[in-house]
RNA sequence: GGCCCCGUAGUUCAAUGGAUAGAAUAGACGUUUCCUAAACGUUUGAUCCGGGUUCGAUUCCCGGCGGGGCCACAA
Numbered sequence: 001g002g003c004c005c006c007g008u009a010g011u012u013c014a015a016u017g018g019a020u021a022g023a024a025u026a027g028a029c030g031u032u033u034c035c036u037a038a039a040c041g042u043u044u045g046a047u048c049c050g051g052g053u054u055c056g057a058u059u060c061c062c063g064g065c066g067g068g069g070c071c072a073c074a075a
Base pairs, nucleotide, nucleotide: 001071002070003069004068005067006066007065010025011024012023013022018055027043028042029041030040031039048064049063050062051061052060
């Protein structure tokens, strides 16, 4: 340098055009307990950036940024 894959809560993952972007775990608060842990309840928190298509974009297209893999060149 070329090609491919990925980027969504602190973390691991769903949602593949349509109602308020969900789950687990973590965090906060509460119940319980002598205290802690566990359990239960409540709650906070996210679509990498810019543009385009569309009535509507996490999803499709283009560019950029970042991560991973394969190939090639040079040393």

The RNA shown here (transfer RNA) has 75 nucleotides and comes from a Cryomorphaceae bacterium. Its Rfam family is "tRNA". Rfam's curators write: Transfer RNA (tRNA) molecules are approximately 80 nucleotides in length. The family's RNA type in Rfam is transfer RNA. RNAcentral holds the sequence, with entries from ENA. Taxonomically the source falls in Cryomorphaceae (Bacteria, Pseudomonadati, Bacteroidota, Flavobacteriia). The coordinates come from a structure-prediction model, not an experiment, and the mean pLDDT is 80.